Predicted 3D model of an 88-nucleotide RNA (c-di-GMP-I riboswitch aptamer) from Alicyclobacillus sp. The source organism's lineage runs through Bacteria, Bacillati, Bacillota, Caryophanales and Alicyclobacillus.
Parts: sequence; C1' cells; structure tokens
RNA sequence: UACGUGCCAGGGCAAACCAGCGGAAACGCUGGGACGCAAAGCCACGGGUCUACAGACGGUCUCCGUCCAUGACGGCCGGGCUGCCGCG
Repeated sequence: UACGUGCCAGGGCAAACCAGCGGAAACGCUGGGACGCAAAGCCACGGGUCUACAGACGGUCUCCGUCCAUGACGGCCGGGCUGCCGCG
C1' cells in the first nucleotide's frame, strides 16, 4: 500500500418520536432523543421507492380523480470516491 476480517482501544454517526424553521408535498435543516450502523462518511451514475406544486386529460366541475419529475430518499439495492484502529 492492497485485499480480507471485526470481538481491542479511542471514538463517530443518529431511526422512531417531540419542538422550531423551510417546502405544494415527499422531505430537509436546527435542538432534544437513540432504533440501530464497521463506512448509517461523500456522490442521484444505474435500478427501485416516495411526493405531484405546475402542466395535460377527465368528472357529478370554485372541488375531485388519473397521468407525470425537473422534486425527494445515500439509514432501499448496486456502483464510484475517501477514511480510524486491531488482526491476518
């Protein structure tokens, strides 16, 4: 250095839920909080899932329904990049 491995040590992150803020929503951010995670660090490239403002179409039409990402999810999977410690 590369690969494999994860029980040492130092630690790290933070689900659900609650509060505040942003957003049409999914969801995100901040604080609290820990279900878990050896990459639960970073990246929307491929797959998948979620939402549907706007738009299109329809209806029993001031509303509702269907379709639809340019939106979102990295703690859904794959992939790419990077990283601490121990052992082999």